[in-house]
Molecule: SAM riboswitch aptamer (S box leader)
Organism: Larkinella terrae
RNA sequence: GAUUUAUAAAGAAGAGGCAAGAGACCGGGCUCGGUGAACCUCUGGCAACCUGCCGUGUGGCAAGGUGCUACAUCCCGCCUACGGUUUUGCUCCGGCAAACCGAUAGGAGAUAUAAAUC
Numbered sequence: 001g002a003u004u005u006a007u008a009a010a011g012a013a014g015a016g017g018c019a020a021g022a023g024a025c026c027g028g029g030c031u032c033g034g035u036g037a038a039c040c041u042c043u044g045g046c047a048a049c050c051u052g053c054c055g056u057g058u059g060g061c062a063a064g065g066u067g068c069u070a071c072a073u074c075c076c077g078c079c080u081a082c083g084g085u086u087u088u089g090c091u092c093c094g095g096c097a098a099a100c101c102g103a104u105a106g107g108a109g110a111u112a113u114a115a116a117u118c
Stems, first nucleotide, its partner, number of pairs: 001118008013043005021032003026077004044069003048066003051062004073110001078107004082102003086099005
């Protein structure tokens, strides 16, 4: 680096350094940031996977290895369904179709993490 599997609406702080952007890419939003973000180091914490112990059923405990520690993977963008005090067209006036909107639901894709294999 690639592949596979699993998980991702929960959880979790402070100090020092640094210096202007940051939240994976692209686009649209929305937030955070000189009250110093992001990034690095240290200490603490959380508990997804591996590991250890108990149980043997899904679980519990620990925190050794990775990881994580603002906003749901911050939200949306592709497909399907559903909904709408919306718009347009048609209408047999019952509705039908299309567009738009939606932190509504499911799925795909991408991303991140872990483990295994190459």